[in-house]
Context: one part of a larger RNA
Formats: sequence, structure tokens, C1' cells
RNA sequence: CUGGGCGUAAAGCGCGCGUAGGCGGCUUUGUCAGUCGGAUGUGAAAGCCCCGGGCUUAACCUGGGAAUUGCAUUCGAUACUGCCUGACUAGAGUAUGGUAGAGGGAAGCGGAAUUCCGGGUGUAGCGGUGAAAUGCGUAGAUAUCCGGAGGAACAUCAGUGGCGAAGGCGGCUUUCUGGACCAACACUGACGCUGAGGCGCGAAAGCGUGGGGAGCAAACAGGAUUAGAUACCCUGGUAGUCCACGCCCUAAACGAUGUCUACUAGCCGUUGGAAUCCUUAGAGGUUUUAGUGGCGCAGCUAACGCAAUAAGUAGACCGCCGGGGGAGUACGGCCGCAAGGAUAAAACUC
Repeated sequence: CUGGGCGUAAAGCGCGCGUAGGCGGCUUUGUCAGUCGGAUGUGAAAGCCCCGGGCUUAACCUGGGAAUUGCAUUCGAUACUGCCUGACUAGAGUAUGGUAGAGGGAAGCGGAAUUCCGGGUGUAGCGGUGAAAUGCGUAGAUAUCCGGAGGAACAUCAGUGGCGAAGGCGGCUUUCUGGACCAACACUGACGCUGAGGCGCGAAAGCGUGGGGAGCAAACAGGAUUAGAUACCCUGGUAGUCCACGCCCUAAACGAUGUCUACUAGCCGUUGGAAUCCUUAGAGGUUUUAGUGGCGCAGCUAACGCAAUAAGUAGACCGCCGGGGGAGUACGGCCGCAAGGAUAAAACUC
């Protein structure tokens, strides 16, 4: 170098945008760089290999050949690749008309509920558990009615429903804004795919500054339980959870399945769109398209299972793996306010 892999055995970066690079549709002309062929020069000798010769044989010596897969020059070939040039529309994109949606940012508004405060009614309990106790209550609680304050979250609708690259997104209205899908086909004319570095986004927890604080609740306190109980249960309760701005950058960040493209039996649901048919003018059927689910053939798989949303058949590009432990650790530099993150060994040992 070739060769093996990555759903669950080690292995897909959490996700995207994109630089270099790699790869790239159909066709014309030119070129001949890659590629292929011929010739010439060179590729020392010895050695290896082949055919001979000489020592009685062999080792050994010796003659010739082949090989030396390379390099240079030169003459050609032109299918493919590259480069140049012209054209094309099937990839990609733009425009047009529509559609659905918890996609994102901001502002405003709403009702239910919890808690607290004020007032009324009312009286001895309430609360909590397996049972209790701590706790609250005659300074009038719990319950109930009226009024007020404040914060957080939005029941039903709600759905293997929808949207988003992922994280994620759910009351209503307004406003700003991203993407997707469908139809018809007008335009651009390969503008594409992937993507080392790089840049951005990235749940929860955590950090900084300033607000806010109803409920919940690490820590903490008390009551129980228990042999003990630094727990599970109960009563409280502070950070935090919320907002603004700035950090952190992790996860069972999971479909444990990288992105893109093409091809490969069917059947049944469901969401968005388009066309069409009949009819009871519908809550229907058929076709098609983009999602999202269930089953299933071929094929694949160690099996489980996957099976047009592939783990099938192929191609392009990237990332990653190489027995277990030591260890995602030490050291070093980088990043971070810190917590720590990312990169990442070895000795030793089985």
C1' cells in the first nucleotide's frame, strides 16, 4: 500500500453554515497535461534467473542471454479524465399562484388554579400518614363568600398530529421574520454534493451583574421509620426554577443508525397539497405528491431485527474504531470568572 468495520459487540462529530481539498449532468470544438503505444539513449560490473562451457562431480570459475518493471528525448493514438471554447436542460436555483404549521423574535391581553393580604359568616379543630408526629389553630385556623396583590404555567382541543438543522416549540391578539409543500410551467444555465481547519446554534444544571419570587424545591432544620437511616414518608425551607444582558458548551444531545444521490414486490393507517370520478353531492372512491406510522417479499444481518423514512443494491465526501483495565485520566499548551471543557498518552497489569 492492499485488505476489515461503525443500530445493539470498539466505532457516526449534538446540529448546521461554509473555506481549502476531494468528487461532479448532457453535448461541440481545440489542446494532448494525465492515460496508452513505438523508437533512441541511459539504467556500471558482479549477483539473482535461463541456455552453454571448464576443473572426474559439486561448491567454484567462465561465455552468452534475459531481467533491470525506472528516467530522459522523440514520434504517434485521442476513447476516458483534465484544461480551453461554444451550446443544452433532466441536477440546482429564481420568478408566478396557492396551502398547512406549538418554526423564531418583540409587545399587549385573558381565564382557571395555588399562595398571601383585607373584610363577612362561622367554631374547634385543621393538616398529614401504612400508622403517627413535627407543623397550623380560641391572638379565631380549616371550611365558605366578597374584594385586592403578585408570580409562574397555559386544563379541555391533543392526535405513533404539526413545525424546526439539532437543541427544541403548545392560552389569545398584533407586529417583524426563517423555512417547507403543491400546481403550472416562464427564466438562469451545472451555478452542484461533501466538507479538514473555521464560524454559528446548542436541553438541564452551573457562573457573573441587576431585577423578580406565587408554587415547587437541591442544601439545611425538625418529625417519623429503622439495629442504624447523613435516605425512601411527613412538616417546613434557602439557592435555584422566572426576566434582562453576558458566560458555560455538556447529555442515554438516541433512530444509540453522518450528509447527498440513484435504483429495488406489495398491503393498511394518518397529516398537508393537487387532479379526477361517481354518488346518498358526504363523513366517499381513484391517481399523484411531500411528510409521518404499522406490517411484509427479495436482499441483508452473529442474531435480534432492518426492509422505498433500509441496517437492501451502488456511487461521492467527511468523521470515527483497532482486547480489558490504567483513562476520557496525567502532563503540555489552548478555552473558561470559576465549575470545568476540548485535545490526549505512558509505565504497569490481566
The part of an RNA shown here (small-subunit ribosomal RNA, central domain) has 350 nucleotides and comes from an uncultured prokaryote. It matches the Rfam family "Bacterial small subunit ribosomal RNA".